[in-house]
Context: one part of a larger RNA
């Protein structure tokens, strides 16, 4: 000098970060992943309007019932998306894991942009529903009915996969790009919704129609994201010297999104090591941080990147993505429920609890921004994230007053007793008012997106509707009555810590008497101790100061 630090003594204020390094120990409770009625069928309740009946009379109006229709809502199911992000820890892992340069002629790729070409005609189901049951509970079965953008055949094929045999170009070894032609395979949701009547059907405002839009299928090609390989680096131990049998290669074949003993049958015997294999140990890597003039030592807490892992172990299923933290089946430990037959559960998410430890925080508030799903929006969900609360744990700033004041006051310590010093320190005077405390005013962060009005522009039969861009309105703030900005009173409420023998700034007095003590090294202490203990004085730091612990 440095620190996520902890003790021990102190503590006034703010800003702006930090914050379980130990048990990858075990959790009570709430939240932390949903959205979409503009894909779907039924339910619930039903505004505003309509009819009919009844009543009351003010005679054309109120008020009950009944029906029709349905706006706008609801929480379940079916279904899409999304849940593979985002948060968390670092237990494995010495690895192509991660850094850095490549490589793919060996490769995927929802959602997003662009182009290109499609969207035809059909069918059977199963949820909810009802009905009858099983069970303590989880829940499960049986019969019946139904809908779709949920499932399945068919049709058709601009691309697209594959065979055939051809023509051109190129390369870095398999080979790779195109181009044409015959053959084979393989698609989709006649859909949502707003509007309109040009055309067209029915006849006068309607959809099977015609518009816009948002979906849907094939195919290219883009961005982003992702898999594989591969040189190069990457901790210690030789008191670990031999290690390997799918092991090392081949050519076939399965599997993959892809190459590959990645998997299998068969040959072949390889492959790897003192240029340190194997084996043990220990570790998440890096950007970076620390600390040194560098060079290097030493770290990987916060913030970013990349891997891993989600109670322990093992699979696979859904998907573009997962072998999945708040999914699924198995076994295993642990807790819990029970009727004993048989179920739930997994905070290394955010707060919280016990428990370990020297030790590390609130069961906060809100989605206002900023991000993120879902949805056409409106908007829902967000413990992400933005705040706020606790902690001198760190950095940085303010403060505790300022000027004037010698009879050098009292008073404490010292003394050669003359007097020194504390000391302009205090008292007194004049003054300020940060901060804390009290009134008063009060923001930035918000820009809009969506909504309303507008003149244009595109599609269009249209001055409809829908789309993009402009240009004006109003609306939105958790923090917060905070920040801040004005005012009132008052010096009023705010300093400790540590050392004083040399290294090293800063010395006297008493107590003690190798005692009790101190110590980081030399050492001090046995009767005049500047080195122990008190006191005055005094160095140095300061809301701190020491003291341990680790690095350099």
């Nucleotide at each position: 000098g440095a620190c996520g630090a902890a003790c021990g003594c102190u503590g006034g204020c703010g800003g702006c970060g930090u914050g379980c390094u130990u048990a990858a120990c075990a959790c009570a409770u709430g939240c932390a992943a949903g959205u979409c009625g503009a894909a779907c069928g039924a339910a619930a309740a039903g505004a505003g309007g309509g009819a009919a009946a009844g009543a009351g009379c003010u005679u054309g109006c109120u008020c009950u019932u009944u029906c029709c229709g349905g706006a706008a809502u609801u929480g379940a199911g079916u279904g899409g998306c999304a849940a593979a992000c985002g948060g968390g820890u670092g237990a494995g892992u010495a690895a192509c894991a991660c850094g850095u340069a490549a490589a793919c002629c060996a490769c995927c790729u929802g959602c997003c942009u662009u182009c290109a070409g499609g969207a035809u005609g059909g069918g059977g189901a199963c949820a909810a529903c009802a009905g009858a049951c099983g069970g303590a509970a989880a829940c499960g079965a049986c019969u019946g009915c139904u809908a779709a953008u949920a499932c399945c055949g068919a049709a058709u094929a601009a691309g697209u996969u594959c065979c055939a045999a051809g023509a051109g170009c190129c390369g870095c070894a398999u080979g790779g790009c195109c181009c044409a032609u015959g053959g084979a395979a393989g698609a989709a949701a006649a859909g949502g919704u707003g509007g309109c009547c040009u055309c067209c059907a029915c006849c006068u405002g309607u959809a099977a129609g015609c518009u816009a839009u948002c979906g849907c299928c094939u195919g290219a090609a883009g961005a982003g994201g992702g898999g594989u390989u591969u040189g190069c680096g990457u901790c210690u131990g030789a008191u670990u010297a031999g290690c390997u049998g799918g092991u090392u290669g081949g050519a076939g074949g399965g599997g993959u999104a892809a190459c590959g003993g990645c998997c299998c049958a068969c040959c072949a015997a390889g492959g790897c090591g003192a240029c340190g294999a194997u084996c043990a140990g220990u570790a998440g890597c890096c950007g970076g941080u620390c600390u040194g003039a560098g060079a290097g030592g030493a770290u990987g807490a916060a913030c970013g990147g990349c891997c891993a892992c989600a109670c322990u172990g093992g699979a696979a299923c859904u998907g573009a993505g997962a072998c999945a933290c708040g999914g699924u089946c198995c076994a295993g430990a642990c807790u819990c429920c029970u009727a004993c037959g048989g179920g739930a559960g997994g905070c290394a998410g955010c707060a919280g609890u016990g428990g370990g430890g020297a030790a590390u925080c609130u069961u906060c508030c809100g989605c206002a921004a900023u991000g993120g799903g879902c949805g056409a929006a409106a908007g829902c969900c967000u413990g992400a994230c933005g705040g706020a609360g606790c902690a001198a744990c760190g950095c940085c700033g303010c403060g505790u007053g300022a000027g004037u004041g010698a009879u050098g006051a009292c008073g404490g310590c010292c003394u050669u007793c003359g007097g020194g010093u504390u000391g302009u320190a205090a008292a007194a005077c004049u003054c300020u008012g940060u901060g804390a405390u009290c009134c008063g005013g009060g923001a930035c962060g918000a820009a809009a997106a969506g909504g309303c009005a507008g003149a244009g522009u595109g599609c269009g039969a249209a001055g409809a509707a829908c789309a993009a861009a402009c240009u004006g309105c109003a609306u939105u703030g958790a923090c917060g009555g905070u920040a801040c900005c004005g005012g009132a009173a008052a010096a009023g409420c705010a300093a400790g810590c540590c050392a004083c023998g040399g290294c090293u700034a800063a010395c006297u007095a008493c107590g003690u008497g190798c005692c009790a003590g101190c110590a980081g090294c030399c050492g001090c202490g046995g009767u005049a101790a500047u080195a122990c203990g008190u006191a005055g004085g005094u160095g140095g730091c300061a809301a701190g100061c020491g003291u341990u612990g680790u690095c350099c």
RNAcentral holds the full RNA, with entries from ENA, Greengenes and SILVA. A computed fold for a 552-nucleotide part of an RNA from an uncultured bacterium, annotated as small-subunit ribosomal RNA, 5' domain. It matches the Rfam family "Bacterial small subunit ribosomal RNA". Model confidence (mean pLDDT): 81 of 100.